Small-subunit ribosomal RNA from an uncultured prokaryote, 1517 nucleotides, folded computationally. The sequence is in RNAcentral, with records from ENA. Its Rfam family is "Bacterial small subunit ribosomal RNA".
């Protein structure tokens, strides 16, 4: 890096799919170990137990056990003392940190820079200063009492480092001067004044001095001012999805005020203005913690946010505040719901998203350990207490890393397994044996680091102090380990204790048996399976990978398949229907400023960890430590200025304006013309018209049609006319004329970039259609009727409303198309055509040449998958815009907008397929085209199809009618011979190593020949007889008996197969090698012009040659000739029975052998001087003379397993053998092929005449004889040019019949024979007599046939005992007509065209109905959810007011151990806001649902046949 799938088979497009690599995984099978990491992704469900936040007696008061000691004692005990200790209290300090979880949150939440000149900060650090002086309660305790319990009440005592006054204050706030900096608002600093309010623990402890006090020392404690550390709060950029969410907002945006906060603010409140946000997505729905980072990728990206940091939010659900430096507080408070638990029913408790751990959910995720030894946290002055953070340790392959399961040596290539062509191969050096290691198991021994602080008990220093105590440093002994007797090391034992899992048809690395038989079944995609599956399921074998393999599930890859990087829009998906034109984006030339983008340099910032690099530590290796680099961004300051922004300025090329000319169906409205249809009036006129593929409806004698004239009306403008004009497009066509748009060229002049596209927006926009009101000749949806047809709701005719036309309004869409957006620049030409200008020419008009503009056409480069585009781009580029992203569901549903309505815009999903598709190629096909052939059709002649009979099928019957062939290409076919045999079929009787082959054992010859019995076959006996060789052992061959390999199968598959064979077709086709052309399949050549019977030859031609096909060589026939002359012959010669018979001759005819001969060779003429074709000489024959044999590539899974071979299945006392008998011969019926007729071109009778192929010893049979006859007797001759079958018939002559069912015809029956044969009944053939049916030429329809042929006429042959033979294959006799010509039917060949077909038209495929199964959309309802507005009612509690109730601290008065007032607290009320709840109406979205609805799928269902070919009526929108 790529592969696999669309087709016959290429290109492309275009999807699905695989191969990778992750994972907090999970499931199958399986498992030996070690180290390292990491485990509720689901129910933020609900939770028993137990433990996860306490600590301080160096802050208080009261109390206590115990050991020691110390004093009493009545010996029992009791005081005291005890760095004590332990449980509660006050009282500090932490419970805001550690730990969990992601519900919820689309946000200044989180991420990155800044900001705070708008802030707060316990504990810690430095610094400056203080720490005075009183006072009055309260818990623990003690009493009393309430309650079931929690928990209280009330009266008394008491103490601090608890509280509260005072008193001092450097602080702060305000005004003044003044100094710096500044973001101009204020920050810092200095001076001095001046008012107001506001602090403390005379605490602990030590240690010297000590009467004491004060001093020291240290921890605390107060104010301040720094710094640090954590936190508030603001702001720029970043930070999913839905427009089928487009408009939101009333504290809402701002101001002024006074408040609230630690702080700015509408934070809250009062008054004033009416803002404020938003297509750079507000507002609304959905989904989600965010990030460092983690998985892929080459990168850019795309997913993920488990563990590990950071940040943020919740802590059964809400709501709320209080305490504090911090909290609206997971393990605190109160209130409200809900759920649980206790209750004595009055009332009360409780929150595992902290470790463990239950239930329950779920594919699914762990111990209710073990320690505070190490690190970190909270108190302590410490020692130390605590700590489910944390360190361990269990559990489970969950993953990453390592390790092992042994190694060498061994060929009789063992057994055994599996195959097999039975030879052998493979399992396989694998085993087995021998030899040797012991990681790792096991048992024994040994045994770490992790432990340093700190404290202690001493010693030494040091700095400050008058000195101790302390601080502080250095040092020495002691104490501390959960893991664990772990890790790691020695020693012994012994190959001992350790291999699975998937795949093996391509993709993908690995093949063979058996079994199954569209069955069980695999399947990621193609797809396997219907009897030979390398694809199913076992096995042997092979191949991955490896304590793991495989499944699934996700994620990014691959996918350039959303394309920034890097993708299209003719025709494959994909340019809006046009156009103006607002906002955005882009923009000419040139100077000069600016620096905002942009470049660059420096400083900050980018936390650790992770990636990446280099070292180093665990034996390695995961892992861990250390350094380095990397980190697009963001921030700040400096510098540059080409390029693009901005500012200013100038310029004329794009752009526009002036002025002159020209063209034009450009729009709009008036008016005018003629020509036609029609209708009406009249006039002629007479029976028909019309209309079709043929007809009918229809119109006409009430006068049509045709014709003359004359009127009405309505639409639409013929010839010109075009490849033409003009319009943005839609679209415009008779004249005139009014108004009214744009274009183009030509000269100048003039403004100066005024430009270009354009989301939204506005306007135009065929035909149809809707609305009012006209109008209506003609055409003409619906309708109606006639044909057509199986049917015809349709094409086809007759009629005809709506509508086409007007004006007004709507609609807003079309295959609205060049299927190709607008606009600009450049890139070769040729060559029409339209408007303008110029030259040049001319007396002018044209002609020519230049140029600008709009339209056509070929064509180069370049593009392009091809097709094609090619200055009019589909080429090169630039700018803006719409649109695509696999077919189908579907432009469909819901929304929502607009429309009257029809509808039109936007516009999806669930389901499902594996493709749909674009171009081109081969080829086959058309009721497409062109040429062309062929008894293909016309012409001709004669059958078939009707009659009878014969034969084959089919069909029925039937015990069996044995199989096979099935359109041409099955049906007188396999069968060139079914009466038995054949036979393969049925019935019945026999046989099992067998009717046949071949091996073994024993015996004997076999043969013949007799008996019984029976249908025969068998089956029981008897009889005779002893082969051949020999080395005498025995061999052979037959034969009978026995046993088992075996034999036998017309059993089954022609869709396993060879051979053979049909048939297209004896059609002129079918290939190939180089070249060349194409991306390629493939063209070329084989296609053109001619010509032939042929791809025969000519010519041309990017072809140039082969090859199998044609032809021709080969056989038979037509002429001659040379050889040869018997059985064939006989012309001349002799004989002669008059017969080529005989001599004789080879002369002829034959025969058979070899040659000759024909070749478009010669003429003349067409032909392109060619090939050829036409004519004609010659010749026996003249253009392949005529006939056969000869069949290219291939087709039809054409036929045959039953002619023969053969795989593989299948039977085996039978599907196998032998035997009778019966069957293939059945008979209502249907078709195919013959034959005999139906008559006079005939029938009979009688007389003569002339062939050629064959055939014959089991044989053909003469001659004679017998019978009417078949036939018989009987045998010359003849193994064949000899003899014999053999008579040839039609014919010719003569007679007869004379048109009838006949003297036609002969079927069918009756008798009576021959003859074959074992035997003629089923079921031979012939004869003789007698009988005398049908049929009088034959419907649609079909066949044959082009010359010696059709038509008739008759011989022979093979099969065979006979014969069904009227069949088949030869033979000759006799012997015609016609072919104008290729329109038309079949076949068939070349070329072209289409095509949605490739099984190839017997093709493909559309709809509707009828079942089935799932998805989905409406739906009367109904049940829930989130949500907004209004209203009730309102706990807890902040805040605010109120008070007649309570109360010790300060104040005041006072009659003074008290008593009265107040401040100021508390409890009660009262207000505003307020969770939960109601109640009412919306929105929205999920479930459900009678019925309705159209899609989807499903091997063989109904009806047609719309599409694809001109698709049979071109198709489509």
């Nucleotide at each position: 890096a790529g592969a696999g799938u669309u087709u016959g088979a290429u290109c492309c497009u275009g999807g699905c799919u695989c191969a990778g690599a992750a994972c907090g995984a999970a499931c199958g099978c399986u498992g030996g170990c070690g180290g390292c990491a990491g485990g509720c992704u689901u129910a933020a469900c609900a939770c028993a137990u137990g433990c996860a936040a306490g600590u301080c007696g160096c802050g208080c008061g009261a109390u206590u056990a115990a050991a020691g000691c110390c004093c009493c004692u009545u010996c029992g005990g009791g005081g005291g003392u005890g760095u004590a200790u332990a449980a509660a209290g006050c009282g500090g300090c932490g419970g805001a940190c550690g730990g969990g979880u992601g519900a919820g949150u689309a946000a200044c939440a989180g991420g990155u820079g800044g900001a705070u000149a708008a802030u707060c900060u316990g504990c810690c650090u430095u610094c400056c200063g203080g720490a005075g002086g009183g006072g009055g309660a309260u818990a623990a305790c003690g009493g009393c009492u309430g309650g079931a319990a929690a928990c209280g009440g009330c009266c008394g005592c008491u103490a601090a480092u608890a509280c509260c006054g005072c008193a001092u204050g450097u602080c702060g706030u305000u005004g003044c001067a003044u100094g710096u900096c500044c973001a101009c608002g204020g920050a810092c600093g200095u001076g001095g004044g001046c008012g107001a309010g506001g602090a403390a623990a005379a605490g602990g402890c030590g240690g010297c001095c000590u009467u004491c006090a004060a001093g020291c020392g240290u921890c605390a404690c107060c104010g301040g001012a720094a710094g640090a550390u954590g936190a508030g709060u603001c702001c720029g950029c970043c930070c999913c999805c839905c427009a089928u969410u487009a408009g939101c907002u009333a504290g809402u945006u701002g101001g002024u005020g006074a408040g609230a906060u630690a702080a700015c603010a509408g934070c809250g409140c009062a008054c004033c203005a009416a803002g404020g946000c938003u297509u750079c997505g507000a507002u609304g729905g959905g989904u989600a913690g965010c990030c460092g980072a983690g998985c892929u990728g080459a990168g850019a990206g795309g997913u993920u946010g488990a563990u590990c940091g950071g940040c943020c939010a919740c802590a059964c659900u809400g709501g709320a505040a209080c305490u504090g430096a911090g909290a609206c507080a997971c393990g605190g408070u109160c209130c409200a719901g809900a759920c649980a638990c206790c209750u004595a029913c009055g009332g009360g408790u409780g929150g595992c998203a902290g470790c463990a751990g239950u239930a329950g959910g779920g594919a699914a995720u762990a111990u209710u350990g073990c320690g505070c030894a190490a690190u970190g946290a909270a108190c302590g002055a410490a020692a130390g207490u605590u700590u489910g953070a944390c360190g361990c340790a269990g559990c489970g392959a969950u993953g990453c890393c390592g390790c092992g399961u042994g190694a060498g040596u061994g060929a009789a290539g063992a057994a055994g397994g599996u195959u097999u062509u039975c030879g052998g191969a493979u399992u396989g050096u694998a085993a087995a044996a021998c030899u040797c290691u012991u990681u790792u198991g096991u048992c024994a021994g040994g045994g770490a680091a992790g432990a340093a602080a700190u404290g202690u008990a001493g010693a030494g220093g040091g700095a400050g102090g008058u000195a101790a105590u302390g601080c502080c440093c250095u040092u020495u002994g002691c104490u501390u380990g959960a893991c664990g007797g772990u890790a790691c090391c020695u020693g012994g034992c012994g190959a001992a204790u350790a291999a699975g899992g998937g795949a093996c048809g391509g993709c993908u690395a690995a093949c063979u048996c058996c079994g199954u038989g569209c069955c069980a079944g695999c399947a990621g995609c193609c797809g396997c399976g219907g009897u030979a599956a390398u694809a199913c399921g076992g096995a042997g074998g092979u191949c991955c990978c490896a304590a793991g393999c495989g499944u699934u599930g996700u994620u990014c890859g691959g996918a350039u398949u959303u394309a920034c990087u890097g993708g299209g829009c003719g025709u494959a998906a994909a340019g809006g229907g046009a156009g103006c034109g607002c906002a955005g984006g882009c923009g000419g030339a040139u100077u000069g400023a600016u620096a905002a983008g942009u470049c660059u340099a420096a400083a900050g910032u980018g936390g650790a960890a992770g990636c990446c690099c280099g070292a180093g530590g665990c034996u390695c290796a995961a892992c861990c430590u250390c350094g380095g680099a990397a980190a697009g961004c963001c921030u700040u300051u400096g510098g540059a200025u080409a390029c693009u922004g901005u500012c200013a300025g100038u310029c004329u090329u794009g752009a526009g304006u002036a002025u002159g000319u020209g063209a034009a169906g450009g729009g709009a409205a008036u008016g005018c013309g003629g020509a036609a249809u029609u209708c009406a009036g009249g006039g002629u006129g007479u029976a028909g018209c019309g209309g079709u593929g043929a007809a009918a409806u229809g119109c006409u004698u009430a006068g049509a049609u045709a014709u003359c004239c004359u009127g009405a009306g309505g639409a639409a403008c013929a010839c010109c006319a075009a490849u033409g004009g003009c319009g943005a497009a839609a679209g415009c066509a008779g004249c005139a004329u009014u108004c009214u748009g744009g274009c183009a060229c030509a000269c100048u002049a003039c403004u100066g970039a005024c430009g270009c596209u354009g989301a939204g927006g506005c306007u135009c926009g065929a035909a149809a259609g809707c609305g009012u009101g006209g109008g209506g000749a003609g055409c003409g949806a619906a309708c109606g009727g006639g044909a057509u047809u199986a049917g015809a709701u349709a094409c086809c005719c007759c009629g005809g409303u709506a509508g086409u036309c007007c004006a007004c309004g709507c609609c807003g869409u079309a295959a609205a198309c060049g299927u190709u957006g607008u606009a600009u620049a450049c890139u070769a030409g040729g060559u029409g055509u339209a408007g303008g200008a110029g030259g040049u020419a001319u007396c002018g008009a044209c002609c020519c040449c230049u140029u600008c503009u709009g339209u056509g056409c070929c064509g180069u480069a370049g593009c392009u998958a091809a097709c094609g585009c090619a200055u009019u781009a589909a080429g090169u580029a630039u700018a803006c815009c719409g649109c695509c992203u696999g077919g189908g569901g579907a432009g469909u549903a819901c929304g929502c907008a607009c429309g009257c309505a029809a509808g039109u815009g936007u516009g999806a999903a669930a389901c499902u397929c594996a493709a749909a598709g674009g171009a081109a190629u081969u080829g086959a096909c058309g009721g497409g085209g062109g040429c062309c052939c062929g008894c293909a059709c016309a012409a001709u002649c004669g059958g078939u199809g009707g009659a009878g009979c014969a034969u084959g099928u089919g069909g029925u019957u039937u015990a069996a009618u044995u199989c096979g062939a099935g359109g041409c290409a099955a049906c007188g076919c396999g069968a060139a011979g079914a009466a038995c045999c054949u036979u393969a079929c049925c019935c019945a009787g026999a046989c099992u190593u067998g009717a046949c082959a071949u091996c073994c054992c024993a015996g004997g010859a076999c043969c013949g020949c007799c008996u019984a019995u029976g249908a025969a076959a068998g089956u029981a006996g008897g009889u005779u007889u002893u082969c051949u060789c020999u080395u005498c052992g025995g061999a052979g061959a037959c034969c009978u008996g026995g046993a088992g390999a075996c034999a036998g199968g017309u059993g089954u598959u022609u869709c396993a197969u060879g051979g053979c064979u049909g048939u297209c077709g004896u059609c002129a086709g079918c290939u190939c090698g180089u070249g060349u052309c194409g991306u390629g399949a493939g063209a070329u050549g084989u296609u053109g012009g001619g010509u032939u019977a042929a791809g025969u030859c000519c010519c041309g031609c990017a072809a140039c040659g082969a090859g199998c096909g044609c032809a021709a060589c080969c056989c038979c026939u037509a002429u001659c000739c040379u050889u040869a002359g018997u059985u064939a012959c006989c012309a001349g010669c002799g004989g002669u029975u008059c017969g080529g018979c005989c001599g004789g001759g080879c002369a002829c005819u034959c025969u058979a052998a070899g040659g000759a001969g024909a070749c478009u060779g010669c003429c003349g003429g067409u032909g392109a001087u060619a090939a050829a074709c036409c004519g004609g000489a010659g010749g026996a024959a003249g253009g392949u003379g005529g006939g056969g044999a000869c069949g290219a590539c291939g087709u039809c899974a054409a036929g045959u397993c039953a002619u023969c071979a053969u795989g593989g299945c299948c039977c085996u006392u039978a599907c196998g053998c032998c035997u009778g008998g019966g069957g293939c011969u059945a008979c209502a019926c249907a078709c195919g092929u013959g034959c005999u007729a139906c008559a006079a071109u005939g029938g009979c009778c009688g007389a003569c005449a002339c062939a050629g192929u064959g055939a014959g010893c089991c044989g053909c049979a003469a001659u004679a004889c017998c019978g009417c006859g078949a036939g018989g007797u009987g045998g010359a001759g003849c193994u064949a040019a000899u003899c014999u079958c053999a008579a040839a018939a039609a014919g010719u002559c003569g007679g007869u019949c004379u048109c009838a069912g006949u003297u036609c015809g002969g079927a069918u029956u009756g008798g009576a024979g021959u003859c074959u044969g074992c035997a003629a009944u089923u079921c031979g053939a012939c004869u003789c007599c007698a009988u005398g049916a049908a049929g009088u030429u034959g419907g649609a329809a079909u066949c044959g046939c082009u010359a010696g042929u059709a038509a008739u006429c008759g011989c022979g042959u093979a099969u065979c005992a006979g014969c069904u033979a009227c069949g088949a294959c030869g033979c000759g006799g006799u012997g015609a007509a016609u072919a104008c010509g290729u329109u038309c039917c079949c076949g068939g060949g070349c070329c072209u065209u289409g095509u949605a077909c490739a099984c190839a038209c017997c093709g493909c495929c559309c709809g509707u109905c009828a079942c089935a199964u799932g998805a989905c959309c409406c739906g009367a309802g109904u049940c829930g959810g989130u949500u907004g507005c209004a209203c009730c009612c309102g706990a807890a509690g902040u805040c605010a007011c109120u008070u007649a109730c309570c109360c010790a601290a300060c104040c005041c008065c006072u009659u003074c151990u008290g008593g009265g007032g107040g401040a100021g607290g508390g409890a009660g009320g009262u207000g505003c806001c307020g969770a939960a709840g109601g109640u009412g109406u919306g929105c929205u979205u999920g479930g459900u649902a009678a019925g309705g609805g159209g899609g989807a799928u499903g091997a063989a269902g109904u009806c047609g046949u719309a599409a694809c070919a001109a698709g049979g009526u071109a198709a489509c929108c």